[in-house]
Context: one part of a larger RNA
RNA sequence: UGACGGGCCUUCGCACAAGCGGUGGAGCAUGUGCCUUAAUUCGACAACGCGAGGAACCUUACCAGGGUUUGACAUGCAGGUGGUACGAACCUGAAAGGGGGAGGACCGCGGUUUUCCGUGGAGCCUGCACAGGUGUUGCAUGGCUGUCGUCUGUUCGUAUCGUGAGAUGUUGGGUUAAGUCCCGCAACGAGCGAAACCCUUGUCCCUAGUUGCUAACGUGUCAUGGCGAGGACUCUAGGGAGACUGCCGGUGUCAAACCGGAGGAAGGUGGGGACGGCGUCAAGUCAUCAUGGCCCUUAAGCCCUGGGCGGGACACAUGCUACAAUGGCCGGUACAACGGGAAGCCAAGCCGAAAGGCGGAGCGAAGCCCUAAAAGCCGGCCCCAGUUCGGAUCGGGGGCUGCAACUCGCCCCCGUGAAGUCGGAAUCGCUAGUAAUCGCGGAUCAGCCACGCCGCGGUGAAUAUGUGCCCGAGGGUUGUACA
Numbered sequence: 001u002g003a004c005g006g007g008c009c010u011u012c013g014c015a016c017a018a019g020c021g022g023u024g025g026a027g028c029a030u031g032u033g034c035c036u037u038a039a040u041u042c043g044a045c046a047a048c049g050c051g052a053g054g055a056a057c058c059u060u061a062c063c064a065g066g067g068u069u070u071g072a073c074a075u076g077c078a079g080g081u082g083g084u085a086c087g088a089a090c091c092u093g094a095a096a097g098g099g100g101g102a103g104g105a106c107c108g109c110g111g112u113u114u115u116c117c118g119u120g121g122a123g124c125c126u127g128c129a130c131a132g133g134u135g136u137u138g139c140a141u142g143g144c145u146g147u148c149g150u151c152u153g154u155u156c157g158u159a160u161c162g163u164g165a166g167a168u169g170u171u172g173g174g175u176u177a178a179g180u181c182c183c184g185c186a187a188c189g190a191g192c193g194a195a196a197c198c199c200u201u202g203u204c205c206c207u208a209g210u211u212g213c214u215a216a217c218g219u220g221u222c223a224u225g226g227c228g229a230g231g232a233c234u235c236u237a238g239g240g241a242g243a244c245u246g247c248c249g250g251u252g253u254c255a256a257a258c259c260g261g262a263g264g265a266a267g268g269u270g271g272g273g274a275c276g277g278c279g280u281c282a283a284g285u286c287a288u289c290a291u292g293g294c295c296c297u298u299a300a301g302c303c304c305u306g307g308g309c310g311g312g313a314c315a316c317a318u319g320c321u322a323c324a325a326u327g328g329c330c331g332g333u334a335c336a337a338c339g340g341g342a343a344g345c346c347a348a349g350c351c352g353a354a355a356g357g358c359g360g361a362g363c364g365a366a367g368c369c370c371u372a373a374a375a376g377c378c379g380g381c382c383c384c385a386g387u388u389c390g391g392a393u394c395g396g397g398g399g400c401u402g403c404a405a406c407u408c409g410c411c412c413c414c415g416u417g418a419a420g421u422c423g424g425a426a427u428c429g430c431u432a433g434u435a436a437u438c439g440c441g442g443a444u445c446a447g448c449c450a451c452g453c454c455g456c457g458g459u460g461a462a463u464a465u466g467u468g469c470c471c472g473a474g475g476g477u478u479g480u481a482c483a
Base pairs, nucleotide, nucleotide: 001483002482003480004479005478007477008476009475010474011473012472013471015467016466019430020429021428022427023426026321027320028319029318030317031316032315033314034312035311042051043050062307063306064305065304066303067302068301071130075129076128077127078126079125080124081123086103090099091098092097106121107120108119109118110117111116132296133295135294136293137292141290142289143285144284145283146281148279153192154191155190156189157188158187159168160167161166172183173182174181198273199272200271201270203241204240205239206238207237208236209235213230214229217228218227219226244267247261248260249259250258251257310449323423327382328381329380330379331378332377333376339370340369341368344363345362349358350357351356389420394415395414396413397412398411399410400409436459437458438457439456440455441454442453
């Protein structure tokens, strides 16, 4: 100087407490361990709905079998090659591959200008140099990332103090979300970080007015901004204003600041996001990519068919659906936002009980379509029961995608109706448009194992007396046989 303490002081954080909803019990989905297996590819444990934002083939890295060797791909060298490159039948085969060859070219230059000849290129063949490797080492690395942690810290120049390591500054008194600011001070300044600048959301104004909007006027309809028209309004999207402790009162060291108030759409960082200092963990990744070393080279490269990644006595993790009456079912009816669409989204109409099919209008989309939002509201049934709760499982029938749904897809219908009556020890999330709850969209994608993920809006709470305790962290100080 640090680190540590079941030392002290102080401060903070959904850390506890207060409160609401869960997990742990059930069924199922997904991931992981273990076991099994020819293989159940690999990585990750600060892992475990993670890499994977789409495993039937492909993907695919694994296994079995079949095949291939200048190679699926790049560059170069040498030699060869017009019936050359390419290549239909046909044979073999599961395919890949192997055989087979009807037919049969292209480009540049020169000669010749019907044709043809020479030469070179491309292509192909043989050989060589090499390619190739998701083989190994993340403890050889770059890059990227996680984590402590959005925590408020970490340093430097000069100067001063100390023999020195080093200290001071950065400690102290206040204050803040903050090393934020003020005051003091052997320090004076400065860098990275904090804040601000950026995006978004909340109010208003200006500009603009179609595909959006419709107050007034006109017109038309059973009805609808449907039409003429209008730019007021909503909205769209570009610009601007607005918030700064600016104003008032109080507290405070005449400070920084804090408390209360006015005005205001918004008030003390308005809400949300992007943004992660010096560093720690030889943290993670050689399987995104790049890359040193090592290793394979008729194989550890490459192609193919099939299988596997989906196996199941178990165990854990994350979710979904429930156990019901604040509910379930039936009928009627209302209101979103974000988005996506051409090998696409697909309307009306028709067929079907439905999935879906036929159909074909419109739309490269403020225009058309996906689109129905759902919870809600109105009415009805159920009457506390393993039920009109719950939907697993299994049987049967059907639809869709796709070369192909046995292993191993999704959807619809009929039947079957399991466990489950609120969950032990323990444990998680959340402080407001949050939790809870309800649906909608998108990426990936032929289809989909999505109940995942990323977003969007609808309805919309409770509680916080407080910091003694649990966990983590910052600052000061103290002890130490630790570095």